[in-house]
Molecule: c-di-GMP-I-GGC riboswitch aptamer
Organism: Peptococcaceae bacterium CEB3
RNA sequence: AAUGAUAAAGGUAAACCCGCCGAAAGACGGGGGCGCAAAGCUAUGGGUCUAAGGCUUUAAGCUAUGACUGCCAAGCUGCCAUUG
Repeated sequence: AAUGAUAAAGGUAAACCCGCCGAAAGACGGGGGCGCAAAGCUAUGGGUCUAAGGCUUUAAGCUAUGACUGCCAAGCUGCCAUUG
């Protein structure tokens, strides 16, 4: 520097259940384990979700200042092994 094996030291933890915070999306803790070689970090670009508040034709709609990095990119950082 490249690559990621039915290897190995280890890591992480979907759905679902319980508790708890929240208007919600969702977060956090415990159980659980579908998966993941960056499923480590950052809402930076796109995308997605929610709509308390605001707006509106009062009926639903629009709207992020609220979220999601386990949707795709980008930036930063890193373990092990193999090859050169």